A computed fold for a 361-nucleotide RNA from Thermacetogenium sp. UBA5472, annotated as Bacterial RNase P class A. The organism belongs to Thermacetogenium, within Bacteria. The coordinates come from a structure-prediction model, not an experiment, and the mean pLDDT is 78. Its Rfam family is "Bacterial RNase P class A". The family's RNA type in Rfam is ribozyme. Rfam links the family to the GO terms ribonuclease P activity, tRNA processing and dimeric ribonuclease P complex.
RNA sequence: CAAGUAGUCUGGGUGAUCGCACCUAUCAUCUGAAGAUGGUAGGUGAGGAAAGUCCGGGCUCCAUAGGGCAGGGUGCUGGGUAACGCCCAGUGGGGGUGACCCCGAGGAUAGUGCCACAGAAAUGAAACCGCCCGGCAUAGCCGGGUAAGGGUGCAAUGGUGCGGUAAGAGCGCACCGGCGGUCGGGUGACUGGCCGGCCAGGUAAACCCCACCUGGAGCAAGACCAAAUAGGGAGGCUUUGAAGUUGCCCGCUUCGCCUCCGGGUAGGUUGCUUGAGAUCUCGGGCGACUGGGAUCCUAGAUAGAUGAUCACCACCUUUGCAAUUAAGGUACAGAACCCGGCUUAUAGGACUGCUUGCUAU
Numbered sequence: 001c002a003a004g005u006a007g008u009c010u011g012g013g014u015g016a017u018c019g020c021a022c023c024u025a026u027c028a029u030c031u032g033a034a035g036a037u038g039g040u041a042g043g044u045g046a047g048g049a050a051a052g053u054c055c056g057g058g059c060u061c062c063a064u065a066g067g068g069c070a071g072g073g074u075g076c077u078g079g080g081u082a083a084c085g086c087c088c089a090g091u092g093g094g095g096g097u098g099a100c101c102c103c104g105a106g107g108a109u110a111g112u113g114c115c116a117c118a119g120a121a122a123u124g125a126a127a128c129c130g131c132c133c134g135g136c137a138u139a140g141c142c143g144g145g146u147a148a149g150g151g152u153g154c155a156a157u158g159g160u161g162c163g164g165u166a167a168g169a170g171c172g173c174a175c176c177g178g179c180g181g182u183c184g185g186g187u188g189a190c191u192g193g194c195c196g197g198c199c200a201g202g203u204a205a206a207c208c209c210c211a212c213c214u215g216g217a218g219c220a221a222g223a224c225c226a227a228a229u230a231g232g233g234a235g236g237c238u239u240u241g242a243a244g245u246u247g248c249c250c251g252c253u254u255c256g257c258c259u260c261c262g263g264g265u266a267g268g269u270u271g272c273u274u275g276a277g278a279u280c281u282c283g284g285g286c287g288a289c290u291g292g293g294a295u296c297c298u299a300g301a302u303a304g305a306u307g308a309u310c311a312c313c314a315c316c317u318u319u320g321c322a323a324u325u326a327a328g329g330u331a332c333a334g335a336a337c338c339c340g341g342c343u344u345a346u347a348g349g350a351c352u353g354c355u356u357g358c359u360a361u
Base pairs, nucleotide, nucleotide: 001357002356003355004354005353006352007351008350009349010348012313013312014311015310016309017308018307020045021044022043023042024041025040026039027038028037029036030035047332051343052342054341055340056339057338058337059218060217061216062215066250067249068248069247071214072213073212074211075210076090077089078088079087080086091105092103093102094101095100106209107208111207112206113203114202115201128150129149130146131145132144133143134142135141136140158176159175160174161173162172163171177199179196180195181194182193183192184191185190222270223269224268225267232261233260234259235258236257237256241255242254243253244252277296278295279294280293281292282291283290284289314330315329316328317327318326
């Protein structure tokens, strides 16, 4: 200097004028209630993803009550966390020269199923071509042996090499893989050494088995105030019963429940923002994270607020040898009960660690 890889921050700024919403204090007016409107002073006012609604919770109700089954979810080990399918570290496997990245990571010896076509044959299966031996008598046929070579296929029953054999084969041997035994290391996943027979496909994001986890509905959940109507009509079941708790059963609670016709209201308050909170700092830990101290309060709307204009500056692009001038542009995108993750989108700008290559010293 170039290329790569893993991260962090930012993503317009300043000033002026006018405008919007909320909170606190105070004053005034209106009002049948909850409450509303205006003035003055002070303060605050969208995100790193607010998106997706894919997970996990807090909270509210069912509810006074639980237990089991079904159903669903996760799937290497150990930690973190309120919890998780998330995060951290490690083990095993795969990719890359490397920094690093990825994983659909329990069980095929509990059982069932599937592996199309091709191929002789796709599980205790099998001989098409070929190789060897013998016979017939001749480029052929028959019998026996073989699975090393070739073919088919995603995959052909351990691999490579040597010996041996009629030709071959773990038939024997060396090394490697798998399996079994044994001794050590590690909390564990797993791993190292030694010994031994020679070897029993794949697929579970197929059904299934095993281990662990798991009520449901959701802020349009719920709670309160005021007002209005028709304390309406008809029918069915009703303690030997019915209703309620997603489905089923047991249990528990209550005494009513269901259907049709018809009528009234749709206003307001709350939930609603002080939090598993943020910032700084001192310790512990490889790390995720965690303990202590100090400081701070940062939207709460409800047809839904944060906008408009002007000027200057910043950054980027084009023009230009450069500077200047001129022109144009500045991404993805807007809370609605709240929080922790994951995934997706993102013009540009700044910074850091590491790897590889080239050059120079």